[in-house]
Context: one part of a larger RNA
Molecule: small-subunit ribosomal RNA, 3' major domain
Organism: metagenome
RNA sequence: UGACGGGGGCCCGCACAGGCGGUGGAACAUGUGGUUUAAUUCGAUGCAACGCGAAGAACCUUACCUGGGCUUGACAUCUAGCGAAUCUUCGGGAAACCGAGGAGUGCCUUCGGGAACGCUAAGACAGGUGGUGCACGGUUGUCGUCAGCUCGUGUCGUGAGAUGUUGGGUUAAGUCCCGCAACGAGCGCAACCCUCGUUGUCUGUUGCUACAGGCUGUAAAGUGCUGAGCACUCAGGCGAGACUGCCGGUGACAAACCGGAGGAAGGUGGGGAUGACGUCAAAUCAUCAUGCCCCUUAUGUCCAGGGCUACACACGUGUUACAAUGGGACAGGACAACGGGCAGCCAGUCAGCAAUGACGAGCUAAUCCCUUAAACCUGCCCUCAGUUCGGAUUGGGGUCUGCAACUCGACCCCAUGAAGUCGGAAUCGCUAGUAACCGCGGAUCAGCCAUGCCGCGGUGAAUACGUUCCCGGGCCUUGUACA
Numbered sequence: 001u002g003a004c005g006g007g008g009g010c011c012c013g014c015a016c017a018g019g020c021g022g023u024g025g026a027a028c029a030u031g032u033g034g035u036u037u038a039a040u041u042c043g044a045u046g047c048a049a050c051g052c053g054a055a056g057a058a059c060c061u062u063a064c065c066u067g068g069g070c071u072u073g074a075c076a077u078c079u080a081g082c083g084a085a086u087c088u089u090c091g092g093g094a095a096a097c098c099g100a101g102g103a104g105u106g107c108c109u110u111c112g113g114g115a116a117c118g119c120u121a122a123g124a125c126a127g128g129u130g131g132u133g134c135a136c137g138g139u140u141g142u143c144g145u146c147a148g149c150u151c152g153u154g155u156c157g158u159g160a161g162a163u164g165u166u167g168g169g170u171u172a173a174g175u176c177c178c179g180c181a182a183c184g185a186g187c188g189c190a191a192c193c194c195u196c197g198u199u200g201u202c203u204g205u206u207g208c209u210a211c212a213g214g215c216u217g218u219a220a221a222g223u224g225c226u227g228a229g230c231a232c233u234c235a236g237g238c239g240a241g242a243c244u245g246c247c248g249g250u251g252a253c254a255a256a257c258c259g260g261a262g263g264a265a266g267g268u269g270g271g272g273a274u275g276a277c278g279u280c281a282a283a284u285c286a287u288c289a290u291g292c293c294c295c296u297u298a299u300g301u302c303c304a305g306g307g308c309u310a311c312a313c314a315c316g317u318g319u320u321a322c323a324a325u326g327g328g329a330c331a332g333g334a335c336a337a338c339g340g341g342c343a344g345c346c347a348g349u350c351a352g353c354a355a356u357g358a359c360g361a362g363c364u365a366a367u368c369c370c371u372u373a374a375a376c377c378u379g380c381c382c383u384c385a386g387u388u389c390g391g392a393u394u395g396g397g398g399u400c401u402g403c404a405a406c407u408c409g410a411c412c413c414c415a416u417g418a419a420g421u422c423g424g425a426a427u428c429g430c431u432a433g434u435a436a437c438c439g440c441g442g443a444u445c446a447g448c449c450a451u452g453c454c455g456c457g458g459u460g461a462a463u464a465c466g467u468u469c470c471c472g473g474g475c476c477u478u479g480u481a482c483a
Stems, first nucleotide, its partner, number of pairs: 001483002003480003007477007015467002019430005026320008034311002042053002064306007073125001077124002079121005086103007107114002127295002130293003137288001138284003141280001143278001148187006154163003167178003193272004198240007207230003211227003214223003243266001246260005322423001326382003330379004339370003344363002348359004389420001394415007436459007
C1' cells in the first nucleotide's frame, strides 16, 4: 500500500421487511449429470454451466460409430502427356465408385501453340471440427451502469509511499458547493444519440373524410365507391418545449433539499444504446485467425446405414393442470400493435367433420394478403364430482412437407381417457402501465418435435412501517502471526 475480520461509523441495491405471483409435489417438453451403447460427436460446470453454443439433428447438417471405397487427394498453385467442354446409354453395386460404349467436336492463333474445362502420371504440397484458451489475436461473460481508476507539476517522507481523491454538507453519481499543500488534467458519471409522451410548420399517396353525391337498406345504419379537400386521424422532415427557469420555506449569503404555481410532461419525465482502470491463468484453438506439437494409403477424404432422439435414476429451466373469479367440440357481439410475403403471402368459390385439396383474383405491397386477435361483454347448460375439471398414454383412420417420416416429423378426426384435489425442507421473480393474466408477430426454416428465444400490443393490481437482521456493493476508520 492492499486484502481480510462472526471490528466500528456512514450510505446504497427487490438485499431484507411489506405485498402479489410462482418453483420444489403431478404429467409432459427441453437441457444436464449418471448409466447404457458399436457410437450415444464436441464444448459450457457456484453466482457468471444446465430451453447454454444450437435463431430449426429424419438424409444433409455431422464433427461420432459400423461397413464399403480413394491416396497429389473433396479444395489451391506449379510441371508433363492426352482429350474441347459438355450431354447421354448399358452392366455390377446400398451408394460412393468400378467397367464398357455413343453423341459432340466449339473460342483465340504469328499454325508452333494458347485460354477455360476434364482425365492420367510424378512430386513439391494440400488437408485435419487432431492437442494445447495455462503460448496467443479477436470476441464475450462477470463484479457493475457499481462510482470509481489514474496522471503531470508541486509539497511531505531516508524509502516503500502519501498528498490531490481526506474533512463539513449534498447528490443517482469523485454530482456540485465550502474548506484544505496543493494546483490542474485524463479515463469513467452526466450531456451529446435512438425511442415514447405535448405542440407548431411543411408535404398529402397507397393514408384520412368534417362537405356533397352514388351504391346496399323500409329505416337505423353500412360502404373512401365518386367529386372535392388535407379540417381530423396518420405518415415523416424541420422546429418549439423542462432549465430547479419562477414563487415560498429550510440551509452556511453556498451547493442543495422540501412545498407550490404554470404546464402534455418537474426535478435524471419513461425506456434503450452506451460498460472506466482492472478481477476471475473466467469462456472460446469447434465462428474466424494463429505459434508450437502431432497424423500423412490416415487423426485426410467420398459414400450407405446407424447414432447425436438410448433410460433403473438425480438435478435445472419451462408448459399444462388440479377447477365454479371455472369449463362448454354452445350461440351471438366488440376493440390492437409490432412484423412478414414472389420457389412467397394467398382473398373468394367449391369439396371435405377436419387437417387439407381443387379452381382462382390481388399483391414485389401505408395499395393486396397473412389478419376473424384472445382474454372481454350478452344469453344458455354444467352444481362441487376425479366431474361436461384435467389432458398424458394408447388403438384405428387420414392430411401435408420431403428422394425418403421404421428407428425419428408436424397436423386432423374417432375412440381411449392416466397422474393430478394447490405441493415438505427449501427457493425465485417483480416497485407501475410494473407483476399477474390474455392473445399476436418474427428470425432460423422443405417440414418440424417452439411449451424455447426475440419482439408486440390488450386487461391491469397489491405493497414498501422501516434499515435491527440475511446477501452484494461504495467511502472513512481500526486490528492483523496474510501478500